[in-house]
Context: one part of a larger RNA
RNA sequence: UUGGGCGUAAAGGGCGCGUAGGUGGCACGGCAAGCGUGCGGUGAAAGCCUGGGGCUCCACCCCCGGGUCGGCCGUGCGAACCGCCGGGCUGGAGCACUGUAGAGGCAGGUGGAAUUCCGCGUGUAGCAGUGAAAUGCGUAGAGAUGCGGAGGAACACCGAUGGCGAAGGCAGCCCCCUGGGCUAACACUGACGCUGAGGCACGAAAGCGUGGGGAGCAAACAGGAUUAGAUACCCUGGUAGUCCACGCCCUAAACGAUGAUCACUAGGUGUUGGGGAAAGCGAUUUUCCAGUACCGUAGCUAACGCGUGAAGUGAUCCGCCUGGGGAGUACGGUCGCAAGAUUAAAACUC
Numbered sequence: 001u002u003g004g005g006c007g008u009a010a011a012g013g014g015c016g017c018g019u020a021g022g023u024g025g026c027a028c029g030g031c032a033a034g035c036g037u038g039c040g041g042u043g044a045a046a047g048c049c050u051g052g053g054g055c056u057c058c059a060c061c062c063c064c065g066g067g068u069c070g071g072c073c074g075u076g077c078g079a080a081c082c083g084c085c086g087g088g089c090u091g092g093a094g095c096a097c098u099g100u101a102g103a104g105g106c107a108g109g110u111g112g113a114a115u116u117c118c119g120c121g122u123g124u125a126g127c128a129g130u131g132a133a134a135u136g137c138g139u140a141g142a143g144a145u146g147c148g149g150a151g152g153a154a155c156a157c158c159g160a161u162g163g164c165g166a167a168g169g170c171a172g173c174c175c176c177c178u179g180g181g182c183u184a185a186c187a188c189u190g191a192c193g194c195u196g197a198g199g200c201a202c203g204a205a206a207g208c209g210u211g212g213g214g215a216g217c218a219a220a221c222a223g224g225a226u227u228a229g230a231u232a233c234c235c236u237g238g239u240a241g242u243c244c245a246c247g248c249c250c251u252a253a254a255c256g257a258u259g260a261u262c263a264c265u266a267g268g269u270g271u272u273g274g275g276g277a278a279a280g281c282g283a284u285u286u287u288c289c290a291g292u293a294c295c296g297u298a299g300c301u302a303a304c305g306c307g308u309g310a311a312g313u314g315a316u317c318c319g320c321c322u323g324g325g326g327a328g329u330a331c332g333g334u335c336g337c338a339a340g341a342u343u344a345a346a347a348c349u350c
Stems, first nucleotide, its partner, number of pairs: 003322004007304002012318001014202001016200002021195003025089002028086004034081001035078005041073001049067002052064003092192001093189002099182002104178002108174003111155001116150007126137002163170002207248006216242002221237004259317006267295011279284001299306002323350003332343004
């Protein structure tokens, strides 16, 4: 390289939009580049394959003279397929219209519980903490309790095996703006589709810059314990940070460890959203579409398991893997304020 693969053995890009490219529905007419086929020329020799002969015999090699093969090019024919051109179609896709569920996003406002702190009152000797303690707090009046106040952060119950979002993720309540989905019926456009190297946007937490904020929690740090030691686990404190605005960083067990889209292939039980039908006061029953969860048939799988939301059966496109270590490292490039990220080897070794 071919091939074989990517849930857990190496391997799905964190996620989306989309450029080039690849690929693409139904029927008709045309063209003939691909494709198929005929003919002619060319395709040097040697070589390859092969029948015959020669070298004293045999094998290899060599020699003689035959056959065969051979890309490309020219020309004629064919038109199913692929391609191109033309006019059409509606099933794919989209748009409008009817309803509808939702922690989808952004901004503003607002509520109660709780913790902490402050002030005042009541009140007295403890409180806190642990396996047990101690550090710590408290007669300068703590803890407890009542009232008042300040401030920050998070939203108990509802709450789900639930919902929404491309992913990251999203939860008190109200409201401005705004994205997407689903559903019903029938109009409209007429293949406008799918995928997507580069590219662009988004991207938890931690971290970084500037300025705010700081209740609780809490890396670092300090002290008390434990211990042989204890730079830990436990305890008392506690600073960055956690929060806000703006700008960076761009990583993750970014997981369903399962790329996207389409088609096909037994069922059963729930649940969420919407619609239809029958009866009905209602509860309910049945069915269709979309989502979500469990069990399971065929099939698949090394097994575990997957099983109409496939890891089954096929198609298109992208990404990725190729023994372990060295190493996701060095060097170089790109990006970054930095931390570092990304791209990514080799020697050597088993």